[in-house]
Molecule: THF (Tetrahydrofolate) riboswitch aptamer
RNA sequence: AACAGAGUAGGGAACGGUGCGUAAAGUGCCGCCGGAUGGGAAGUUGCCGACGGACGAAGAACACAUUGUUCGCGAUGCUGUCCCCGCAUCCGCUGCU
Repeated sequence: AACAGAGUAGGGAACGGUGCGUAAAGUGCCGCCGGAUGGGAAGUUGCCGACGGACGAAGAACACAUUGUUCGCGAUGCUGUCCCCGCAUCCGCUGCU
């Protein structure tokens, strides 16, 4: 110096566990502000959070007399196992010539 490769935040699928909501929160969408993000630099079209906005739903059965249990429902929260995906650029790292 050439070539190849690994690693972030996090995302997704399957199968479980445990909650929340069903008296509508949450999820998703838009706006805005902030934050974190391979070993280093730097950073967003990716990620997270606050706030605001628009939209918007599936309830039943039984016991009972205030709620509970069960079965459902929700782009529902957290979590376990396992698999897949995962930072342009510069430097570094590993392999190889």